[in-house]
The prediction has a mean pLDDT of 77.
The RNA shown here (Glycine riboswitch aptamer) has 91 nucleotides and comes from an uncultured Pelagibacteraceae bacterium.
Of the family's consensus pairs, 89% are formed in the model.
It matches the Rfam family "Glycine riboswitch aptamer". Gene Ontology term of the family: glycine biosynthetic process.
It was read from a public genome assembly, where an Rfam model found it.
C1' cells in the first nucleotide's frame, strides 16, 4: 500500500399470517381474559451428506412450531449495504 477476518456498535433497508369470535372493564374503539384460524425472519429444537463403525460429531433462509408474532403504527425481526473498531488480525 492492498486486501481478509469473527464479535460488537452506529445508521440505513427489511417480509409474512384475523381491525375472527365470546365475555369484561374502559368509553366510541381501546386494553385484558379465553377458543378457534393462521405466521417464521428474535430465540429454541430436528435432521442428509459426510465423517466414524462404542458413545458420537455434523447446516440452513428446510421442518417444527415450545417460545415469539398475526388492522395500522410503535416496538421487535434472519438477512443485507455503509462506517467505526482498525497504526488491529492474518498473508
Nucleotide at each position: 500500500g492492498a486486501a481478509u477476518u469473527a464479535a460488537u456498535u452506529a445508521c440505513g433497508g427489511g417480509a409474512g399470517a384475523g381491525a375472527c369470535u365470546a365475555c369484561a372493564a374502559a368509553u366510541u374503539u381501546u386494553u385484558g381474559u379465553a377458543g378457534c384460524g393462521c405466521c417464521g425472519a428474535a430465540g429454541g429444537a430436528g435432521c442428509a451428506a459426510c465423517c466414524a463403525c462404542c458413545c458420537a460429531g455434523g447446516a440452513a433462509u428446510c421442518u417444527c412450531u415450545c417460545a415469539g408474532g398475526c388492522a395500522a403504527a410503535a416496538c421487535g425481526g434472519a438477512c443485507c449495504g455503509u462506517a467505526a473498531c482498525a497504526u488491529a488480525u492474518u498473508a